[in-house]
Context: one part of a larger RNA
RNA sequence: GGAUGAACGCUAGCGGCAGGCCUAAUACAUGCAAGACGAACGGCAAGAUUUUUAGCAAUAGAGAUCCUAGAGUGUCGUAAGGGUGCGUAACACGUAUGCAAUCUGCCCUCAACAGGAGGAUAGCUCCCCGAAAGGGGAAUUAACACUCCGUAAUAUUAUUGAAUGGCAUCAUUUGAUAAUUAAAACUACGGUGGUUGAGGAUGUGCAUGCGCAUGAUUAGUUAGUUGGCGGGGUAACGGCCCACCAAGACGAUGAUCAUUAGGGGAACUGAGAGGUUGAUCCCCCACACUGGCACUGAGAUACGGGCCAGACUCCUACGGGAGGCAGCAGUAGGGAAUAUUGGACAAUGGGUGCGAGCCUGAUCCAGCCAUGCCGCGUGCAGGAAGACGGCCUUCUGGGUUGUAAACUGCUUUUGCCAGGGGAUAAAACGGCUCUGCGGAGCUAAUUGAAGGUACCUGGUGAAUAAGCCACGGCUAACUACGUGCCAGCAGCCGCGGUAAUACGUAGGUGGCAAGCGUUGUCC
Numbered sequence: 001g002g003a004u005g006a007a008c009g010c011u012a013g014c015g016g017c018a019g020g021c022c023u024a025a026u027a028c029a030u031g032c033a034a035g036a037c038g039a040a041c042g043g044c045a046a047g048a049u050u051u052u053u054a055g056c057a058a059u060a061g062a063g064a065u066c067c068u069a070g071a072g073u074g075u076c077g078u079a080a081g082g083g084u085g086c087g088u089a090a091c092a093c094g095u096a097u098g099c100a101a102u103c104u105g106c107c108c109u110c111a112a113c114a115g116g117a118g119g120a121u122a123g124c125u126c127c128c129c130g131a132a133a134g135g136g137g138a139a140u141u142a143a144c145a146c147u148c149c150g151u152a153a154u155a156u157u158a159u160u161g162a163a164u165g166g167c168a169u170c171a172u173u174u175g176a177u178a179a180u181u182a183a184a185a186c187u188a189c190g191g192u193g194g195u196u197g198a199g200g201a202u203g204u205g206c207a208u209g210c211g212c213a214u215g216a217u218u219a220g221u222u223a224g225u226u227g228g229c230g231g232g233g234u235a236a237c238g239g240c241c242c243a244c245c246a247a248g249a250c251g252a253u254g255a256u257c258a259u260u261a262g263g264g265g266a267a268c269u270g271a272g273a274g275g276u277u278g279a280u281c282c283c284c285c286a287c288a289c290u291g292g293c294a295c296u297g298a299g300a301u302a303c304g305g306g307c308c309a310g311a312c313u314c315c316u317a318c319g320g321g322a323g324g325c326a327g328c329a330g331u332a333g334g335g336a337a338u339a340u341u342g343g344a345c346a347a348u349g350g351g352u353g354c355g356a357g358c359c360u361g362a363u364c365c366a367g368c369c370a371u372g373c374c375g376c377g378u379g380c381a382g383g384a385a386g387a388c389g390g391c392c393u394u395c396u397g398g399g400u401u402g403u404a405a406a407c408u409g410c411u412u413u414u415g416c417c418a419g420g421g422g423a424u425a426a427a428a429c430g431g432c433u434c435u436g437c438g439g440a441g442c443u444a445a446u447u448g449a450a451g452g453u454a455c456c457u458g459g460u461g462a463a464u465a466a467g468c469c470a471c472g473g474c475u476a477a478c479u480a481c482g483u484g485c486c487a488g489c490a491g492c493c494g495c496g497g498u499a500a501u502a503c504g505u506a507g508g509u510g511g512c513a514a515g516c517g518u519u520g521u522c523c
Base pairs, nucleotide, nucleotide: 001523002522003521004520006519007518008517009516010515013376014375015374016373017372018371019369020368021334026332027331028330030329031328032327035076036075037074040073041072047066048065049064050063051062052061053060054059083287084286085285093211094210095209096208097207098206099205103203107200108199109198110197111196112195113194115149116148117147118146125138126137127136128135129134155180156179157178158177159176160175161174162173163172164171165170185192186191213259214258215257220250221249222248225247226246227245228244230242231241232240262284263283264282265281266277267276268275269274289310290309291308292307293306312323313322314321315320340366342365343364344363348362349360350359351358352357379410380409381408382407389401390400391399392398393397415460416459417458418457419456420455424450430443431442432441433440434439467512468511469510470509471508472493473492474491478507479506480505481504482503488495489494
């Protein structure tokens, strides 16, 4: 000098853009953050229609049909998005090459198919236990839930033939035989779905090479350890696991151990080489009160799912139960220190649904903070009686503050007031036409949280707006008074003991400026 997720002191006009718990991965009150579908299903309450009974009537009771809030079955989603950096020193990450060792819901393309039958169960109703959470029993009912039969190959398994390729276990292509395996309907008739197979896309798993902090005052480490054979297991290879066999494997090119640490793209600095960092944004990893475990599923060993154990908190009728903010706000605590219990789904994106739509603390916005960067302003021109006052002085005087003020003229950014102002939003959807049915063209309407905001126009009146630090040298900027090795200053050298440009105050001056200075950290 540059930089900063900064903090502290003094000060503070406006706007744009960004950033905002670095500490206790400490504990959490409250609200919200993941739901959607009635075009899969039965259906209670309410409601509508209707029939019937009683009644003079109002009305009441019963039945049927429709509809379907809540609850329930089912399907899809909840593995994304959002948070944090505990662990992790190589199982992560980065990069390159592979799987002749993998799977892949939704989506796209292509091919084929969808025949028949059945038994339950939740809900509802009744009964019982319990303070509650919840649980048990009986009867009964539906489905795109579940089961069985039939059909089926380019699927799977087994046997077997040929060709080509490969170092090889084998692979590719093409045949044969046998066995096994599937489905679901709804509809407003426009459509939406179902099953199997092939290919794609996307995502995922695995392998290998190289790179990847410090310490030798850590030198030896290792028994499923290293390899083989056989088996089990997996989507898949593999000591991944097991039986048997061999005795290997790693290590001064630093094994093992210990300490520290999420990694990268990148960021800061520097002429570069390098050094330092890993906040915000993007990619990957790990974690979700602590530890362990699996289930479901295309995908999890699952933040707002489950089970077990533990610590903690809460409820209890003492028998037993409930909970997990490292989601968004917010609270306590810790700390030098870090914000609102805000608005909206209008846009972008996600889930679901044929769709209208619904949900979305993702996101878009607003609020707070000079935390940073950038921009603008606090006026401009003239004006000498060089005014008053202050300070200095060699004191009837002079110097300086100083064109500074007053005064005259002008301007109006910002501010304030008023008016205008729908940029960000034209699509989806709908309608019409054409069609080779895949789609294409034309076109109307609707929709804005921010917000009466940005922006524009007019009015008003210099009106609403300057501080901070320094002035001995380094280092730009000096005098007076006070103090008297005291009080104090200080980054280094050093100032202060009676003439202190170094302490304190004043005047003046210098620097930067809505900031200035100090402290911490990095180059």